[in-house]
RNA sequence: GAGUUUGAUCCUGGCUCAGGAUGAACGCUAGCGGCAGGCCUAAUACAUGCAGGUCGAGGGGCAGCACGAGUACUUGUACUUGGUGGCGACCGGCGCACGGGUGCGUAACGCGUAUGCAACCUACCUUAUACUGAGGAAUAGCCCAGAGAAAUUUGGAUUAAUACCUCAUAGUAUCAUUUAAAGGCAUCUGAAAAUGAUUAAAGAUUUAUCGGUAUAAGAUGGGCAUGCGUAAGAUUAGUUAGUUGGUGAGGUAACGGCUUACCAAGACUUCGAUCUUUAGGGGUUCUGAGAGGAUGAUCCCCCACACUGGUACUGAGAUACGGACCAGACUUCUACGGGAGGCAGCAGUAGGGAAUAUUGGUCAAUGGGCGAGAGCCUGAACCAGCCAUGCCGCGUGCAGGAAGACGGCCUUCUGGGUUGUAAACUGCUUUUAUAUGGGAAGAAAAUGACCUUGCGAGGUAAAUUGACGGUACCAUAUGAAUAAGCACCGGCUAACUCCGUGCCAGCAGCCGCGGUAAUACGGAGGGUGCAAGCGUUGUCCGGAUUUAUUGGGUUUAAAGGGUACGUAGGCGGCCAAUUAAGUCAGUGGUGAAAGCCAGCAGCUCAACUGUUGAACUGCCAUUGAUACUGAUUGGCUCGAGUUCUGUUAAGGUAGGCGGAAUUGAUGGUGUAGCGGUGAAAUGCAUAGAUACCAUCAGGAACACCGAUUGCGAAGGCAGCUUACUAGGCAGAAACUGACGCUAAUGUACGAAAGCGUGGGUAGCGAACAGGAUUAGAUACCCUGGUAGUCCACGCCGUAAACGAUGGUCACUAGCUGUUCGAUGUACAUUGGUACAUUGAGUGGCUAAGCGAAAGUGAUAAGUGACCCACCUGGGGAGUACGCUCGCAAGAGUGAAACUCAAAGGAAUUGACGGGGGCCCGCACAAGCGGUGGAGCAUGUGGUUUAAUUCGAUGAUACGCGAGGAACCUUACCAGGACUUGAAUGUAAGUUGCAUGAUUCAGAAAUGGAUCUUUCUUCGGACUACUUACAGGUGCUGCAUGGUUGUCGUCAGCUCGUGCCGUGAGGUGUCAGGUUAAGUCCUAUAACGAGCGCAACCCCUAUCGUUAGUUGCCAUCAAGUAAAGUUGGGAACUCUAGCGAAACUGCCGGUGCAAACCGUGAGGAAGGUGGGGAUGACGUCAAAUCAUCACGGCCCUUACGUCCUGGGCCACACACGUGCUACAAUGGUCAGUACAGAAAGCAGCCACUAUGCGAAUUGGAGCUAAUCUUCAAAGCUGAUCUCAGUUCGGAUCGGAGUCUGCAACUCGACUCCGUGAAGCUGGAAUCGCUAGUAAUCGGAUAUCAGCCAUGAUCCGGUGAAUACGUUCCCGGGCCUUGUACUCACCGCCCGUC
Repeated sequence: GAGUUUGAUCCUGGCUCAGGAUGAACGCUAGCGGCAGGCCUAAUACAUGCAGGUCGAGGGGCAGCACGAGUACUUGUACUUGGUGGCGACCGGCGCACGGGUGCGUAACGCGUAUGCAACCUACCUUAUACUGAGGAAUAGCCCAGAGAAAUUUGGAUUAAUACCUCAUAGUAUCAUUUAAAGGCAUCUGAAAAUGAUUAAAGAUUUAUCGGUAUAAGAUGGGCAUGCGUAAGAUUAGUUAGUUGGUGAGGUAACGGCUUACCAAGACUUCGAUCUUUAGGGGUUCUGAGAGGAUGAUCCCCCACACUGGUACUGAGAUACGGACCAGACUUCUACGGGAGGCAGCAGUAGGGAAUAUUGGUCAAUGGGCGAGAGCCUGAACCAGCCAUGCCGCGUGCAGGAAGACGGCCUUCUGGGUUGUAAACUGCUUUUAUAUGGGAAGAAAAUGACCUUGCGAGGUAAAUUGACGGUACCAUAUGAAUAAGCACCGGCUAACUCCGUGCCAGCAGCCGCGGUAAUACGGAGGGUGCAAGCGUUGUCCGGAUUUAUUGGGUUUAAAGGGUACGUAGGCGGCCAAUUAAGUCAGUGGUGAAAGCCAGCAGCUCAACUGUUGAACUGCCAUUGAUACUGAUUGGCUCGAGUUCUGUUAAGGUAGGCGGAAUUGAUGGUGUAGCGGUGAAAUGCAUAGAUACCAUCAGGAACACCGAUUGCGAAGGCAGCUUACUAGGCAGAAACUGACGCUAAUGUACGAAAGCGUGGGUAGCGAACAGGAUUAGAUACCCUGGUAGUCCACGCCGUAAACGAUGGUCACUAGCUGUUCGAUGUACAUUGGUACAUUGAGUGGCUAAGCGAAAGUGAUAAGUGACCCACCUGGGGAGUACGCUCGCAAGAGUGAAACUCAAAGGAAUUGACGGGGGCCCGCACAAGCGGUGGAGCAUGUGGUUUAAUUCGAUGAUACGCGAGGAACCUUACCAGGACUUGAAUGUAAGUUGCAUGAUUCAGAAAUGGAUCUUUCUUCGGACUACUUACAGGUGCUGCAUGGUUGUCGUCAGCUCGUGCCGUGAGGUGUCAGGUUAAGUCCUAUAACGAGCGCAACCCCUAUCGUUAGUUGCCAUCAAGUAAAGUUGGGAACUCUAGCGAAACUGCCGGUGCAAACCGUGAGGAAGGUGGGGAUGACGUCAAAUCAUCACGGCCCUUACGUCCUGGGCCACACACGUGCUACAAUGGUCAGUACAGAAAGCAGCCACUAUGCGAAUUGGAGCUAAUCUUCAAAGCUGAUCUCAGUUCGGAUCGGAGUCUGCAACUCGACUCCGUGAAGCUGGAAUCGCUAGUAAUCGGAUAUCAGCCAUGAUCCGGUGAAUACGUUCCCGGGCCUUGUACUCACCGCCCGUC
């Protein structure tokens, strides 16, 4: 820096990622070289080999080897011989305390750093001085004898030394005593002098030397002491008897309780003793801007250890890795008596483990030991081997090359894109690999020879010495020849498509992908990143300012202790002086080397290495400075306190008194209920309640005053009064003189509840009982009621103990209340009022500032200072364990495992609320008529079926798609058939048939047979066949387009600019009015605009005008039984074009205006005149893949196509929508009147005839203002008289008509007969506000016909009611709460 909490936002906060690193491991892969590194685990156990010897110039000697000599002979053997080279074992010297390994232990003077030793040692080495005389006794070995299995060991005899002992000599040695210059740092040291005492030595020899002894000094290495620094835990708070100190003694190289005896009682510790856990420390290493954090492999320094524990010996040095002794465990040999061993040396083995190498070469170099030296030894070291473990370097080719090849992949598909200049092909190069040849440096020498030299030593020439290694390197030859993988591609994070799969298989670091179109799984193509490596896993730092010194916080996100007092500690007013601890500066020492950093240099570069420098921010010492802090001293008064005067209040404690009310008791009056609730019941009451009156008793609490009034540290405090007592404030300015602030641990106080003891108990009232409520109701409500509430004493010690805001001090704009003081002014003066100023409290608003915002804002959450407390993701959990306190309840302190990717704060938009306000709608109400009951029609569910095709399913499906299912339709079922197919188009090729007619089989489709057989302008047309392909009402409406329903004809939905807000967003669109309306007006940080509203469009209502045919007929004429029938007319009606008219325009009232009101006027119509079309942004993954179109998937002799028959019409049942009714506002019969709109040639059909009728026969007119053409309710009259009827017409029987190829399943209609249910419909529910409801008929589409009672239109007759908005439903605006945003059909808790 990014991802991740949300619908979105800001913040808090955690989780995760990108970086670097690694002694690493694992997976896939692998060409080479250089330089490094390589048991992190079992300090587990170890086979085998090697890792420490050397000196014969110390010694006695001589086993074995070689040479020489000798003897014996078997002529190459045996024996003899220390004579020579040398040398096993032995005595002796030196070394073995180094080098090498490991990290068990250790929280320590162990380590680091800086000092000290006047308290010490130091072999070998260097320097200096002196000395090296005389003697002695042994003992290994060897020899002899013995024990034992062995390891080993015993006895005897003999022997040497540079082994051991004695004597001598000795001072600048040591010790003691005395004197003592001088010095220092307390004890002290001490030149010089005197006296006394004590301790040495070794030889070898080539005569050059080497060695030995003593002393002094140096160097080196060590020992000891001290300051400072160096883990975690307080759920470890007290520890300690040699403990702390002293004296004497002992011991040590040396100081010291190091040890011991005695004496004293100390010593350490909250600045963390003791205890527990963990750990070798440092230089360094990794990371980081740094400060820090982590680390302690390799290399260097120190420490510790060597099977475990202990002990000493030897020695200059050890409490000794490859020495000893003892004990233990383990392994092992054994003759069972007894022995042997120690890889945390180098290799190696087993084991453990994710995991770590060869039983290699050489002493050539460097270094070490011994030696005079040659030399010997050296698993130190130098090399090689194994391992991509890391770092660095090189290579796997370079250039050209487009037919943009083949192949792959993708595609909108035969076109293109991409792989891709990539390949092929042409040219070039040869690092590397291979082959051949050459071939290093690392080596300097030492020794020996010669020269110089008094001695150390120096010089000269020559010879010799290489594990690595025939290695590095160089040259030549051949030829692109020998050499690329891994991870990833949803975002973070660079890189995208196809296929497969279908919440499966799987992925995943976090968020998260996968449920049929997955850039996230698996594969492929392509791409990206890194590259001999690439990924994964583990660990560390970073990012993380997420422990915050640099550099965080605490009102609400985690976080202020309940409050005060006060100890330690921290911090602290003004003026001087001294000092110099802190601080600052200079100088000196140290801060090992390596490393890091810089320069230069060496390997071809680099890694690596060398060299020089810088750095090592530290510690110590010293000199100086003195502003600030500190220390000391002196002073001051403003902080703090004291005093005096006044004042203030529910401050506290104890006592006394009071009235109202509740309850109870007694008496009285009085009678049937009271009480209680939403409604009831339990309860009380005729044994007299409730109610009312009087008196008495007792306990508890104190109405009004009373108030964002007062007091108190907080908890808290309220009738009146007395006593005692604490505090605050104001004023005065006499006193002290910084006496102050904060406050861990501590102490005190601390609501309510609870506990203990003893009282008290009126009311209230956990528990408990009963009654209700409820599905239940261990609750809410009711009736009772115990603890408790009250008092005294003692505990408890917690609360949302809250301002969710620690204390103190200072500073920083204002306005306005109120309480208690002080001062002044004015007015009043029965004691005040008002105003101003000034203190102390307590409230409201607000500027700046602050804040994530809400907010806060002199009572800060602002700006600063000081101190304390607390926080570090959510859950687990304030839980467990431990401890402390408590009588108990419990309180305090206070984790972890595990689990999640969030949890959270503030604000925003919506949605929701059995929240609020305003408003609207046939939403309710007021009315009218229905549905729900009956029969039938129709649709749906269910059931049934071979099939009952499919879709629509709350509102928004159900007389819906369907505005016409007998066949067809038709998609379904059964059976029979076809396969380029029933239809269409294109392209190519082939073909000459096809068709028509007749006939046969068949249910038909279809098949067979016979006859007929192309046209042509020669281009072709047509037909058939073959191939590309058709076809699909198959799936997905959750892949889609288009169309539609609904909210809703509701008044809303947005934008630009500006402004406000960190932002989501707000404003505008809100407010006050008004409207049917976001309609308009006013106001206004908004001003405008868009889609909606309205208007513009159509029909209708009035008039004018134009035009008069098919329409009309007033006037004139003709004519008829009658009739615009005819001439004619253009007036009227009407038709259909164009206009007019209505705009709150006028008047009055109200109002700022918009607008509203009026039985206003006028007008055909009045406030949108009535109706229609018109449906904003969006919601419902709403409906439709079966109107159509379309992506993907699926079928292709079938899921396609044709045909016949059946089905979609089934029927116990349930629901929706309707029709007809139940009748007299009616039925039937007879007579009679008045529409509008629409349709018509395969049609409408006048009229005539026949039939009871449906209809039929004949037949005029009309392609239509010409013809078809005619309403019914109504009106008039008659009849029926309340009944299952002259209501109702279902059902059934019979006879017919019509349509049609065909009315069986399954048509409509007619006639005759039959005459079911039904007497107005439960709960519930629907429509409608005027030409509306209701009622009456008519027409049309579809259509051969029709199941139409449906749908869509048309007119006729023609009401009732609306007080009103409390309620139901739906909607709009504002506001409020929210843990909802998939939005309450939400979210979410508990029980089972």
The RNA shown here (small-subunit ribosomal RNA) has 1392 nucleotides and comes from an uncultured marine bacterium. It matches the Rfam family "Bacterial small subunit ribosomal RNA". Rfam links the family to the GO terms structural constituent of ribosome and ribosome.